Predicted 3D model of RNase P RNA and transfer RNA as a complex of 392 nucleotides.
Its mean pLDDT, the model's own confidence on a scale to 100, is 76.

RNA sequence: AUAGCAGACCGUCUCAUCGUCUCAAAAAAGUUCGCUUAUUUGAGGAGGAAAGUCCGGACACCAUAGGGAAGCAUAGCGGCUAACGGCCGUCAGUACGUUUAGGCGUAUUAGGACAAGUGCAACAGAAAGAAUGUACAGGUAAUGCUGUAGUGAAACCAGGUAAACUCUAUGCGGUGCAAUGUCAUGUAAACCUGUGCUUGAGGGUUCCCGCCCGAUGCAGGAGGGUAGACAGAUAAAGAAUAUUGGUAACGGUAUUUUUAGAUAAAUGAUGAGAUUCACUUUGGUGAAACAGGAUCCGGCUUAUAGGUCUGCUUUUUUA
RNA sequence: GACCUGGUAGCUCAGUUGGUAGAGCACCUCCCUUUUAAGGAGGUGGUCCUGGGUUCGAGCCCCAGCCAGGUCA
Repeated sequence: AUAGCAGACCGUCUCAUCGUCUCAAAAAAGUUCGCUUAUUUGAGGAGGAAAGUCCGGACACCAUAGGGAAGCAUAGCGGCUAACGGCCGUCAGUACGUUUAGGCGUAUUAGGACAAGUGCAACAGAAAGAAUGUACAGGUAAUGCUGUAGUGAAACCAGGUAAACUCUAUGCGGUGCAAUGUCAUGUAAACCUGUGCUUGAGGGUUCCCGCCCGAUGCAGGAGGGUAGACAGAUAAAGAAUAUUGGUAACGGUAUUUUUAGAUAAAUGAUGAGAUUCACUUUGGUGAAACAGGAUCCGGCUUAUAGGUCUGCUUUUUUA
Repeated sequence: GACCUGGUAGCUCAGUUGGUAGAGCACCUCCCUUUUAAGGAGGUGGUCCUGGGUUCGAGCCCCAGCCAGGUCA
């Protein structure tokens, strides 16, 4: 230098004009005097995954959050954390590479229990679990008592199998911001069918008991009305730097720093230049990955052009 | 936004203690008929949505993804 693998990080940039959402200020118009509308100026405006919704929490409500059963999840050991099925360390197993060997390196593991019980094992094989014991050889008083062969993933041994039922340990009340609260607007507490009214229908998101609600009820049908505003809701388990404890995950201390908040949903378009890549008639032309907030965080998984750095390995060249 | 269900032959669907994947319709060939339909006999046809894992062995069990449908104010 080249190629590959692993890890970490970045993931188009600058300027101008126009447009759009939020906030602040100014002055104007309207007004039901609460504010609203348009204008001008200034500031700010998607991600590493905002995605999938697969886990874990924060937060809110449901008075039942009580008991039991069922169900679901996790599973060596130790630690981290708000919590976790996540992360770190370590032991053991498996696979690959390497080594004469011991061992070493890399990757990976849903790695409790089959010595509680039940089930399952196609084909092959004498036999697949109640051993009804094949062939050959050996041995015994006698017996699969011993060895070898053969079939198979597995062959008397406390056999295998739990991403089979199950058992053990631990954890889990349910519903999710369309939770929930306040205000406003409008309407049909009407109509039809069934059922029920304390001898209780139905509901409280699996079942039973208990408890609570419950009659202007409940279920269905055909319809009427509204579908707006504010809060929740954006400063948080936050980020960066330095230092420090720890093998590490992670924690402590100090300093600095930080307005995205839309609601059918803003973050875009055009022009010029730069950067990278492809093509080229060397004038230029084309392209710029995956993808976009929706209550907020911590993870996992999946998608991702191109680039930078670090480590290891292969090949080649030079000294 | 929060959830649920499904994907198997061209179409509609079965598939249980995990052990060689089936039915009906459709399609092809033959018989019957003057011919067609109906009927009878036989046959073809499968990436079990995709990729991993567990297992001796996966349509089935587990994980991740893709697609389709549905529910909730």
Rfam match: Bacterial RNase P class A. Rfam describes the family as follows. Ribonuclease P (RNase P) is a ubiquitous endoribonuclease, found in archaea, bacteria and eukarya as well as chloroplasts and mitochondria. The family's RNA type in Rfam is ribozyme.